[in-house]
Context: one part of a larger RNA
Molecule: small-subunit ribosomal RNA, 5' domain
Organism: uncultured bacterium
């Protein structure tokens, strides 16, 4: 000098930041992911029309069928739920940082090119019934729709096998063109949009490799799928990733192995600099969602508010059997020196879905709290005596508190009181924040200072109490009777809505 700070005294505003460093302890409540009726067929309410039926005072009533509209349930289907939001457990690792390389790879949504969308099928969820069961939730019959799912057809081009050609590289090769066989496509909607196949682009991501990357030798030996070969299997892919078979290799004192510690890095504090120190706020990477294993779907998870197994722990049970998983916002207990509302809003920005109206977003944008930080303002300005009471001191003369006070003049930053009142919304409407910033009047010095130090180090002394006692204290050291070093007054320094003190870097 610096801090996510904490602790004592003391606290006026405003602004832009920050805020569980500790138990990856456990968690009550509520909300953090849904959209799509212009994929589909149903269920319910309304409202209209139209038919039948039944009453009827011929106005009309109720009941029902159909149909159209609307608005809600759910369910089929699509797209999203791998983003966005928390964490720092784990991990010394190609995990990260930096250069590189894939002739070993994928890539939904978007863009651009090119070429097509022929003709048919059979289910099944919803419903409807029965039936089980305390619940969660199951069976079993029946009916049905589609862009859902399946066959057949066509294929400019795509993919495989088969022989070969040309032209090229950085080893395994890649490229182009043509020949035979063989495979693979669709889907509509009803005017807005989409769908299929190639083949490019852009964004994204996988994987290899060179360097860099903490301490310990009072850890010297490690290692059997182990090091490599073949042939397979497996991935999008390259790989002993994984078999099976053959060999007997591979790493180490240039520190393997083992042990402790630790997310990593742009940055950040410190220093002139070299360096030392951290990584909390923003960013990017990575890892991780109660703990361990697992795989499904899907372009993309092996998936934080998805699934299945084990385990612990919590609830709920009709004892058979089921339900969770806040390290999302916000709130509780706990743990601790310590770290905030169970708050409003989709107006902006951005994500999702939608053709769109628009739904949804604790992502954000805002406010609430806290002196936690850093920054700006004020707590008044002038004028006022050879100097007032009063208070210390004192050699009793006087000196100091001091223009400091009162008193006069003059102001009105903050604050409180009355008025007006936004940008932030680029066509039209639409502002949470907010009656906020900001503007304007009237009118008061009024409502706003406090903490640490004063032997030397280090700026700033006296008086009285104490008498090695009470106490100080960062070093050196004070105090045992005149103490500037303890306590208290008075004065003084120094900083200042702060002052001190612990911690911890430098």
């Nucleotide at each position: 000098g610096a801090u996510g700070a904490a602790c004592g005294c003391u606290g006026g505003c405003g602004g832009c930041g920050u805020g569980c460093c500790u138990a990856a302890c456990a968690c009550a409540u509520g909300c953090a992911a849904g959209u799509c009726g212009a994929g589909c067929g149903g269920g319910g309410g309304c409202a209209g029309a139209a038919g039948c039926u039944g009453g009827u005072u011929u106005g009309c009533c109720a009941g029902u069928u159909u149909c159209u509209g609307u608005u809600c349930c759910a369910g089929c289907g699509g797209c999203g739920g791998a983003c966005g939001g928390g964490u720092g457990a784990g991990u010394a690792a190609c995990g990260c940082g930096u250069g590189g390389a894939c002739a070993a790879c994928c890539u939904g949504c978007c863009c651009c090119a090119u070429a097509c969308a022929a003709u048919g099928g059979g289910a099944u969820a919803a419903c409807g019934u029965c039936c089980g069961g305390a619940a969660a939730c199951g069976g079993g019959c029946g009916c049905u729709a589609a862009g859902a799912c399946c066959g057949u057809a066509u294929a400019a081009g795509c993919c495989c096998a088969c022989a070969g050609u040309g032209c090229c590289g950085c080893a395994u090769g890649g490229c182009a063109a043509a020949g035979u066989g063989g495979g693979a496509a669709a889907a509509g909607g009803g005017u807005a949009c989409g769908g299929u196949a190639u083949g490019g682009g852009a964004g994204g991501g996988g994987u290899c490799c060179g360097c860099g990357u903490c301490u310990g030798a009072u850890u010297a030996g490690c290692c059997a799928g182990u090091u490599g070969g073949c042939g397979g299997g497996g991935u999008a892919a390259c790989g002993g990733c994984c078999c099976a078979c053959c060999a007997a290799a591979g790493c180490g004192a240039c520190g393997a192995u083992c042990a402790g510690u630790a997310g990593c890095c742009g940055g950040c504090c410190u220093g002139a600099g070299a360096g030392g120190g951290u990584g909390g706020a923003c960013g990017g990477c990575c890892a991780c969602a109660u703990u361990g294993g697992g795989a499904c779907u899907g372009a993309g998870a092996c998936a934080c508010g998805g699934c299945c197994c084990a385990a612990a722990c919590u609830c709920c049970u009709a004892c058979g059997g089921g339900a969770g998983g806040c390290a999302g916002c916000a709130g509780u207990g706990g743990g601790g020196g310590a770290u905030a509302u169970u708050g409003c809003a989709c107006a902006a920005u951005g994500g999702g879905c939608g053709c769109a109206a628009g739904c949804c977003u604790g992502a954000u944008g805002c406010a609430g709290c806290a002196a936690c930080g850093c920054c700006g303002c004020g707590u008044g300005g002038g004028u006022g005596a050879a100097g007032a009471a009063g208070g210390c001191c004192u050699c009793c003369g006087g000196g100091u508190c001091g223009u400091a006070a009162a008193g006069c003049c003059a102001u009105a930053u903050c604050g409180a009181u009355g008025g007006g009142g936004a940008c932030g919304a680029a066509a039209a409407a639409c502002g949470a924040c907010g009656g906020u910033a900001c503007c304007c009047a009237a009118g008061u010095a009024a409502g706003a200072a406090g903490c640490c130090c004063c032997g030397g180090c280090u700026a700033a002394c006296u008086a009285c109490g104490u008498g090695c006692c009470a106490g100080c204290a960062g070093c050196u050291g004070c105090g045992g009777u005149a103490a500037a070093a303890c306590g208290u007054a008075g004065g003084g320094g120094g900083c200042a809505a702060g002052c001190g003190u612990u911690a911890u870097c430098c």